Transfer RNA from Candidatus Nealsonbacteria bacterium RIFCSPHIGHO2_01_FULL_38_55, 71 nucleotides, folded computationally. The source organism's lineage runs through Bacteria, Bacteria candidate phyla and Candidatus Nealsoniibacteriota. Model confidence (mean pLDDT): 80 of 100. RNAcentral records the identical sequence in 8 taxa. It matches the Rfam family "tRNA". Rfam classes the family as a transfer RNA.

């Protein structure tokens, strides 16, 4: 320097261009003598900026970060 590939919730992932979604954590509640576990319910998110579109997490440009390869 070149080149694949990736960016969603506190964390791991899902989403055919059409209400952003599960597990987990947090948090409060039943349950217990107390705690664990188990169940219930609540909070919380598409890296960033611009485009196309009636409508973007999804597609295009540019930028920022992270991971592998070449050199």
């Nucleotide at each position: 320097g070149g080149g694949u590939c990736c960016g969603u919730a506190g964390u791991u992932a899902a989403a055919u261009g059409g209400u952003a979604u599960a597990a987990u954590u947090a948090u409060g509640g039943u349950c217990u003598c107390c705690a664990a576990a188990a169940c219930c319910a609540u909070u919380g998110u598409u890296c960033c900026u611009c485009g196309u579109u009636c409508g973007a997490g999804u597609c295009g440009a540019g930028g920022c970060g992270g991971a592998c390869c070449c050199g």